RNA sequence: AGAGUUUGAUCCUGGCUCAGAUUGAACGCUGGCGGCAGGCCUAACACAUGCAAGUCGAGCGGAUGAAGAGAGCUUGCUCUCUGAUUCAGCGGCGGACGGGUGAGUAAUGCCUAGGAAUCUGCCUAUUAGUGGGGGACAACGUUUCGAAAGGAACGCUAAUACCGCAUACGUCCUACGGGAGAAAGCAGGGGACCUUCGGGCCUUGCGCUAAUAGAUGAGCCUAGGUCGGAUUAGCUAGUUGGUGAGGUAAUGGCUUACCAAGGCCACGAUGGGUAGCCGGUCUGAGAGGAUGAACGGCCACACUGGGACUGAGACACGGCCCAGACUCCUACGGGAGGCAGCAGUGGGGAAUUUUGCGCAAUGGGGGAAACCCUGACGCAGCAACGCCGCGUGGAUGAUGAAGGCCUUCGGGUUGUAAAGUCCUGUUCUGGGGGAAGAAACGGUAGGAAGCCAAUACCUUCCUGCCCUGACGGUACCCCAGCAGAAAGCUCCGGCCAAUUAUGUGCCAGCAGCCGCGGUAAUACAUAAGGAGCAAGCGUUGUCCGGAAUUAUUGGGCGUAAAGAGCUCGUAGACGGUUCGGAAAGUCAGCUGUGAAAUCACCAGGCUCAACCUGGUAGGGUCAGUUGAGACUUCCGAACUUGAGGGUAGAAGAGGAAAGUGGAAUUCCCGGUGUAGCGGUGAAAUGCGUAGAUAUCGGGAGGAACACCAGUGGCGAAGGCGGCUUUCUGGUCUACCCCUGACGUUGAGGAGCGAAAGCCAGGGGAGCAAACGGGAUUAGAUACCCCGGUAGUCCUGGCCCUAAACGAUGGAUACUAGGUGUAGAAGGUAUCGACCCCUUCUGUGCCGCAGUUAACACAUUAAGUAUCCCGCCUGGGGAGUACGGUCGCAAGGCUGAAACUCAAAGGAAUUGACGGGGGCCCGCACAAGCGGUGGAGCAUGUGGUUUAAUUCGACGCAACGCGAAGAACCUUACCGGGGCUUGACAUCUUUCUGACCGCCUGGGAAACCAGGUCUUCUUCCUUCGGGAAGACAGAAAGACAGGUGGUGCAUGGUUGUCGUCAGCUCGUGUCGUGAGAUGUUGGGUUAAGUCCCACAACGAGCGCAACCCUUGUCCUUAUUUGCCAGCCUGUUUACAGGUGCACUUUAAGGAGACUGCCGUAGAUAAUACGGAGGAAGGUGGGGAUGACGUCAAAUCCUCAUGCCCCUUACGUCCCGGGCUACACACGUGCUACAAUGGUCUGUACAAAGGGUGACCAAGGAGCGAUCCGGAGUCAAUCCCAAAAAGCAGGCCCCAGUUCGGAUUGGAGGCUGCAACUCGCCUCCAUGAAGUCGGAAUCGCUAGUAAUCGCGGAUCAGCAUGCCGCGGUGAAUCCGUUCCCGGGCCUUGUACACACCGCCCGUCACACCACGAAAGUUGGCGAUACCUGAAGUUACCAUACCAACCCUUCGGGGAGGAAGGUACCGAGGGUAUGGUCAGCGAUUGGGGUGAAGUCGUAACAAGGUAACCG
Repeated sequence: AGAGUUUGAUCCUGGCUCAGAUUGAACGCUGGCGGCAGGCCUAACACAUGCAAGUCGAGCGGAUGAAGAGAGCUUGCUCUCUGAUUCAGCGGCGGACGGGUGAGUAAUGCCUAGGAAUCUGCCUAUUAGUGGGGGACAACGUUUCGAAAGGAACGCUAAUACCGCAUACGUCCUACGGGAGAAAGCAGGGGACCUUCGGGCCUUGCGCUAAUAGAUGAGCCUAGGUCGGAUUAGCUAGUUGGUGAGGUAAUGGCUUACCAAGGCCACGAUGGGUAGCCGGUCUGAGAGGAUGAACGGCCACACUGGGACUGAGACACGGCCCAGACUCCUACGGGAGGCAGCAGUGGGGAAUUUUGCGCAAUGGGGGAAACCCUGACGCAGCAACGCCGCGUGGAUGAUGAAGGCCUUCGGGUUGUAAAGUCCUGUUCUGGGGGAAGAAACGGUAGGAAGCCAAUACCUUCCUGCCCUGACGGUACCCCAGCAGAAAGCUCCGGCCAAUUAUGUGCCAGCAGCCGCGGUAAUACAUAAGGAGCAAGCGUUGUCCGGAAUUAUUGGGCGUAAAGAGCUCGUAGACGGUUCGGAAAGUCAGCUGUGAAAUCACCAGGCUCAACCUGGUAGGGUCAGUUGAGACUUCCGAACUUGAGGGUAGAAGAGGAAAGUGGAAUUCCCGGUGUAGCGGUGAAAUGCGUAGAUAUCGGGAGGAACACCAGUGGCGAAGGCGGCUUUCUGGUCUACCCCUGACGUUGAGGAGCGAAAGCCAGGGGAGCAAACGGGAUUAGAUACCCCGGUAGUCCUGGCCCUAAACGAUGGAUACUAGGUGUAGAAGGUAUCGACCCCUUCUGUGCCGCAGUUAACACAUUAAGUAUCCCGCCUGGGGAGUACGGUCGCAAGGCUGAAACUCAAAGGAAUUGACGGGGGCCCGCACAAGCGGUGGAGCAUGUGGUUUAAUUCGACGCAACGCGAAGAACCUUACCGGGGCUUGACAUCUUUCUGACCGCCUGGGAAACCAGGUCUUCUUCCUUCGGGAAGACAGAAAGACAGGUGGUGCAUGGUUGUCGUCAGCUCGUGUCGUGAGAUGUUGGGUUAAGUCCCACAACGAGCGCAACCCUUGUCCUUAUUUGCCAGCCUGUUUACAGGUGCACUUUAAGGAGACUGCCGUAGAUAAUACGGAGGAAGGUGGGGAUGACGUCAAAUCCUCAUGCCCCUUACGUCCCGGGCUACACACGUGCUACAAUGGUCUGUACAAAGGGUGACCAAGGAGCGAUCCGGAGUCAAUCCCAAAAAGCAGGCCCCAGUUCGGAUUGGAGGCUGCAACUCGCCUCCAUGAAGUCGGAAUCGCUAGUAAUCGCGGAUCAGCAUGCCGCGGUGAAUCCGUUCCCGGGCCUUGUACACACCGCCCGUCACACCACGAAAGUUGGCGAUACCUGAAGUUACCAUACCAACCCUUCGGGGAGGAAGGUACCGAGGGUAUGGUCAGCGAUUGGGGUGAAGUCGUAACAAGGUAACCG
């Protein structure tokens, strides 16, 4: 620091996701040790049991009574004294600290900084005092009630308990005269003196009282800060202030009476939701964001609610009273309790520990102290919960062992890893040793000082000794022992380091995102190997980061989300020039504070580290103070350039009202006139003989204003268009006269605001939603047509929205120009008007810099800057729901969430496509010729049938295709019968010695069973034989075999677009980029062929040419070809011999190149015409097929991966099938006839083939064919007759002398065999068919058409296929249309690319949400009723020790019960509010596999689309 993911690719926008860190965590797998930390985040739920706050006898009276002393005597008892110890009580101090929790609380809280009107036990310092009296109450005793808890009555008693009196330096009150108000003793020691022998007295210490000051702690007040929501906008009656009074420690409406009517709020009051706050913690570069466990500060709470008492301090966690809920005890009458202390239990939950040890240390309470108490605390236990450290061994060791896995079978890898050898001993085990934590306090001994009358006591200091350790025999150290006891988890498609095999087969499963899995899965599962981390690893959750994805730092708004429809204007924000002053902002210095801990830095201590300790620095939008004075602000004074005004002019569909004009449509009246009009793609509905349309004249009425008219004008926008008048707003120019910053923007607010719509009243010609009819259509609730009502128009009032758009808020300033246009002004020139130049204002186009993702914008900015407002933050859900508000309604404004997806989107690129455009080509159409589709037959296919009808091929580009030839074979299919190392290949082991041949039996054959016959080569030899090899058989094993599957795993081959003219590359240039350029443009060509131009210049594969063939000529060469002449022979036809030239044959050359001429063209390419030439513009034909497309075809030609079968899916044999047959289609043949048929005669080819072959002559047969066998391995012989044609005859338009199917009979040939199932011949038979509907095919010249001939395959079988020649046309105006293709351009929401994409209803399933009769619950409000405890006030029936008076009876003061009153928790009733749950039914939404119906959108999407 980034990465993945939208696309065919690109850039951008934008979301989602990942890598990091973190954690009081949980879960899964695993687990050796130690140190240091942390451990109920949920139910502030309920709690059994134990403990957590006591202590003081040096405050007091009792009880107890170890031990000691004494006395009495009864010698083991009683009494007295001293008195350790212990118990409850009175009394004092402490239970307000410590410990827990975070429910409540949005401010009575917290943080920071201040303040004045306060209190403060214990502590410190200082001052003064501590005199003298009194009466009670517990304990205790007696009685009594109660189950208990607890009381009640009477009696006795002490105090540092309580109450007077005295005194009063300070203190308090005051009317300034005065008045009021305290106390307590206890302990140690002691020389005089006194004594009731207790003591007094003195002294020391500790107490006590009053007061001052401090310290500490607490209370109160102020300012600033402190969560989110306006779908919470108004709140408030003690409310705001004042006066008096009360109250408090203290200020204060804190309380009360009266008076006034205030107080808070858009800088967010009030109400609702959520929440303890902070130091800090986590993250981040920072700014920030999140958080508030542990440690520390503050607050609040203690079962829930209320209340006070005591006290220095509480409205009190382990105190009290009351009410409520709950639990427990009960004798049913009553009582008891409060773990959010430490452990622990139940419950909840994904989840959080021991009912441990100790007060040794630190700290706290009490005490003079010893000491006691202390679940604070110190330790231990549990759990990897976290951080840190250590270990599980080290060195050596190659035959690279075995095993595993993979393999191309060679090997590779695990892997120096192991084993083995040599070491070490951390941790561990055993044994031994063994700290520090203990400074102190205390005890004791000694010394010194202070105090004092004192050497005593006491206090302080110093020294020696002694005592005290939970942890714990722990840390640590030493010795011994064995490598022995100690490694897992996750991942391996990309992000992201790390790959193979097997299994599975869209199944099982994985997944953070993209996505993987449908038979070769690096993505599932397992294994091997590898990568990462490591006593842990992974998953899940949280928060920050990445995210500049809320943007202060640091984003945007033309088209991606986003400028309000427009204007005015309030608050607010911002604001021109100069001078002076102030000092709020700003800046600087100093002071205070910002606790400690944490963080950072520097040191130190645990072996290191984590951890701990010390020091330093840092931290605020803080406060105070002193300064500075540039800028902002404020105050004062001025200025003119911003703004406004004045004067003189100018243009204009600017607005409102009134009037007025002509053309046109329609209607009405009248005339003329006659059969149609109208409408459409074509029609029909409609109108018209009752006279339409057309035409002429007259009239009525409403609406809109042709031409002018213009990216012209005006207006803020919406918008505004005949003409005239009246009223009225704004703008511009010139002058530079006046005011003197008066300005800009503008949340709320106000006004305006197209069309449609609403209300009331008018009006209504045309047009025209709805509606009716006619068409179209599969349908047509549409498009088209005929009608037609609201409405459109006017007046008044509402509505308030539009794609209200420049999709561009307003204002100001600056930043090259060019060229139009509208309105003004000035200048020059001119006789004058133009022209020309300059300035201002508006409105357009082009364009530089700059900007932009690009497109584009560009002085009218989307540039550079400033100010103000509005708005945006992924798509959908949704501008929806609920709430509020506005509206008569329709509806508008404001405006979510659940849920769901990984995209949605912008611009541009390349393609593809378009019922877009342009140019061009092609037998593409057209023009022609001949066919197919109809018939019969042949052949192929589908379908059907079948035991099987083997398989493949399916638009063009399957269908006379694979198949250049199925009777058996072929053959792959079916039935049946056999074989099992096999029909075929290689090898190993063992046995036999053959095999072949021949014969027999069974059988349909294959095959099975048997017989007969019978070895060879080499070597050794003991001559018996043995060994090896060859061959064959048998047995066994490796293996063979498969036309079994997958052409969507493949190679190879092929088809097709298409013989179309295209497809690309290098360098350069342009573009952020995909890409573009080149390859486009102007011409031209069959051609990306060539020329020219050009940011391109070149090149490659294609085109063309080179190759073959054909057409002309030349040279050469030759026999079997050709042949003049010559010779010979004869049957005068011819045959034989020799053979130049020519033809032919086959080798090599020549020739044609727009080369020449003319015209056109751009002086080009090229085109046209011409000459010459056998041939003329690639001469004709062929071979040749670019990059690629179609997962095109083929695993059944072959090859091949993987899978499958192995006495069978292999192999052999026989028979059958592939030849079936209601039917449908393709391709052909033959025809339908006279351009013909038939008969007779007769002429002329080319190219081929032939030895298991072609077969001559001759002969037989009507013929197929047979006999025959000459010749021929071929320019020699044969097939071989060419046919149409030509000459002549007949037929005479008919189902025929056309046509030949079908069938019967008889034959021939091939072959082992023609039944299923061949071909041919003869005789006989003589079907359909009279030129073929819709539709459709081929062909542009030696072509179509027509006529025969040959070949491959092949025993036989050809209407098919491949070739060959003969005869031999017609037409091409042309490119509008159909089809296909090429180039350019345009649109696109397509990219699997239009056979694309995609919308809505309906049906089904699931999910979340809204409405809903109602129902349940919470919260708070208002009114009324009731009202506990308790404070306060008042009352005075009964009662009472201290003080006062007294006549001693009592009275007073005072107290406590009691009563009354206010307040008051809680409860009740009623009302309305608000929130939440449930809810029959219902509404839309979302998501789902191939459902239904249509086809709305994307191309002109077939009616352009879209907004209201």
Predicted 3D model of a 1508-nucleotide RNA (small-subunit ribosomal RNA) from an uncultured Atribacterota bacterium.
Model confidence (mean pLDDT): 82 of 100.
Rfam family: Bacterial small subunit ribosomal RNA. Rfam links the family to the GO terms structural constituent of ribosome and ribosome.